[in-house]
Context: one part of a larger RNA
RNA sequence: UGACGGGGGCUCACACAAGCGGUGGAGCAUGUUGCUUAAUUCGAAUCAACGCGCAGAACCUUACCUGGGUUAGACAUGCAUGGAUCAACCUCGUGAAAGCGAGGCCACAGCCGCAAGGCCGGAACAUGCACAGGUGCUGCAUGGCUGUCGUCAGCUCGUGCUGUGAAGUGUCGGGUUAAGUCCUCUAACGAGCGCAACCCCUAUCGCUAGUUGCCAGCGGGUAAUCCGGGGACUCUAGCGAGACUGCCGUUGUAAGACGGAGGAAGGUGGGUAUGACGUCAAGUCCUCAUGGCCCGUACAUCCAGGGUUGCAAACGUGCUACAAUGGUGCGUACAAAGCGACGCGAGGCCGCGAGGCGGAGCAAAUCGCAAAAAACGCACCCCAGUUCGGAUUGCAGGCUGCAACUCGCCUGCAUGAAGUCGGAAUCGCUAGUAAUCGUGGAUCAGCUACGCCACGGUGAAUAAGUUCCUGAGCCUUGUACA
Numbered sequence: 001u002g003a004c005g006g007g008g009g010c011u012c013a014c015a016c017a018a019g020c021g022g023u024g025g026a027g028c029a030u031g032u033u034g035c036u037u038a039a040u041u042c043g044a045a046u047c048a049a050c051g052c053g054c055a056g057a058a059c060c061u062u063a064c065c066u067g068g069g070u071u072a073g074a075c076a077u078g079c080a081u082g083g084a085u086c087a088a089c090c091u092c093g094u095g096a097a098a099g100c101g102a103g104g105c106c107a108c109a110g111c112c113g114c115a116a117g118g119c120c121g122g123a124a125c126a127u128g129c130a131c132a133g134g135u136g137c138u139g140c141a142u143g144g145c146u147g148u149c150g151u152c153a154g155c156u157c158g159u160g161c162u163g164u165g166a167a168g169u170g171u172c173g174g175g176u177u178a179a180g181u182c183c184u185c186u187a188a189c190g191a192g193c194g195c196a197a198c199c200c201c202u203a204u205c206g207c208u209a210g211u212u213g214c215c216a217g218c219g220g221g222u223a224a225u226c227c228g229g230g231g232a233c234u235c236u237a238g239c240g241a242g243a244c245u246g247c248c249g250u251u252g253u254a255a256g257a258c259g260g261a262g263g264a265a266g267g268u269g270g271g272u273a274u275g276a277c278g279u280c281a282a283g284u285c286c287u288c289a290u291g292g293c294c295c296g297u298a299c300a301u302c303c304a305g306g307g308u309u310g311c312a313a314a315c316g317u318g319c320u321a322c323a324a325u326g327g328u329g330c331g332u333a334c335a336a337a338g339c340g341a342c343g344c345g346a347g348g349c350c351g352c353g354a355g356g357c358g359g360a361g362c363a364a365a366u367c368g369c370a371a372a373a374a375a376c377g378c379a380c381c382c383c384a385g386u387u388c389g390g391a392u393u394g395c396a397g398g399c400u401g402c403a404a405c406u407c408g409c410c411u412g413c414a415u416g417a418a419g420u421c422g423g424a425a426u427c428g429c430u431a432g433u434a435a436u437c438g439u440g441g442a443u444c445a446g447c448u449a450c451g452c453c454a455c456g457g458u459g460a461a462u463a464a465g466u467u468c469c470u471g472a473g474c475c476u477u478g479u480a481c482a
Stems, first nucleotide, its partner, number of pairs: 001482002003479003007476007015466002019429005026320008034311002042053002064306007073131001077130006089104006110119003133295002136293003142289002144284003147280001149278001154193006160169003173184003200271003204241007218228003244266001247260005322422001326381006338369003343362002348357003388419001393414007435458007
C1' cells in the first nucleotide's frame, strides 16, 4: 500500500421488511447429469453452466458410429514434363450411393474464310514436385469477441508540498447528491478516463405537407368515405417550441432540501443505447484469425444408412392444470408492432375440420396475412375427479418435402391418466410495474416454439423503514496474510 475480520461509524440496493404472483408436489415440453450404446459428436460447471453455443438435428446440417470408396485429393497457387487430346455434357454396365469401367460428342476466345473448315494460343487432361486439408491438442502460448462485479462511483496523472524511503497529499473534514454531483474548508493547484449532458423512442403544442383520415360542415348516393369535395380533426414525418429548481414561500454562508403556483410534463418526466482502471490464468483454438505440437494412403476427403431424439433415476428452466373471479355454446366491440414476389394470397366453391380447387389485388399508410384475445351480453353447467383437467392410446385423414419407420407438424372421431393448490426450501416484482390476455417477427421446405426477441389490451397490492440476512461504496481500526 492492499486484502481480510462472526472490528467500528456513515450510506445504498426488491437486500430484508410490507405486499402480489410463482417455483419446489402432478402431467407434458426442454436443457443437463447419470446410465445405456457401434455411436448416443463437442463445448458451457456457484452467483456469472443447465429453453446456454442451437434465431429451426428426418436427408443435408454433422463435427459421432457402421459399412462402401478416393489418395496431389472436395478446395488454392506455382514449377517441370507429356501428348493433341481431354473435361463438361449425353448414353450404357455395375453399385445403396459415392465411385469404378466402357462408349458417343468436339465445343469456347482470337485470326483467316461466303461456308465447310483451317491456324495459333490458353483453358482442360495425365505424371512428378513444392503442397493442400484437419470442428486434431493446447483459451494456462495468443488476437478478436463476450460474461461478471456493476451503470457500482469509482480509477488515475502532471506540477507542487510532506516523508531517509515504500508512499502520502490532491481523492481527507463539514454539508449535499442518483453520482469523486455540487458547495464550503483546505499544501495543494489543475487535468484525464468514468458520472451527467449531447443521440434515439415516448408524453404536450405549433408550423409545413396532404391518393391515410373526416358526414367535422356541404352535395349526391347508400352496403361501404362509395363519389364529388374539404385540410378542420385523427394520423403520418420533417422542422421548431417546451422544463431550467426559471418563479413564489420556508430553511441554509453556499450547494441544496421541503412546500406551492403555473403547466401536457417538476426536480434525472418515463424508457433504450452507452459499461471507467481493473478482477475472475472467467468463457471461446467448434465463428474467425493465430504461435507451438501432432496426423498427412489418414486424425484428410466422398457416399449410404444409423446416431446426436436412446431411458430404472436425479436436478434446472418453462407450459398446461387442479376449476364457478370458472368451463361450454351463441352473439357482439376495441389494438399496436411487424411481415409479404421461389411471397402474402380477399371474395367464391368443396370439405365436420386440418385443408383443397381457384385466383382478384398487392414490391404494399392503397392489396393480403388478419380472426385480436381477455372484456361485454344472453343461455346452460351446480361443486362432482365433474360439461374441471387434458396426458396416454386406437382408428381415419391433411400438409411440407426426393423421403416423415427410427424421428415432423396439424385435423376429426373415440379414449380419457395424474392432478382437489403442493414439505424443507427458494425466485421475481415498487406503476402503466406485477399479474393476466392475445398479436407479430427472426431462423425456416416443414417443424418437435410451451423457447427467444418485439408489440399492444386489461391492470393491482404494498413500502417510503433500515434492527436483522445478502451484496456493494466511503472513512476508520486490528493483523502471525501478500
Molecule: small-subunit ribosomal RNA, 3' major domain
Organism: metagenome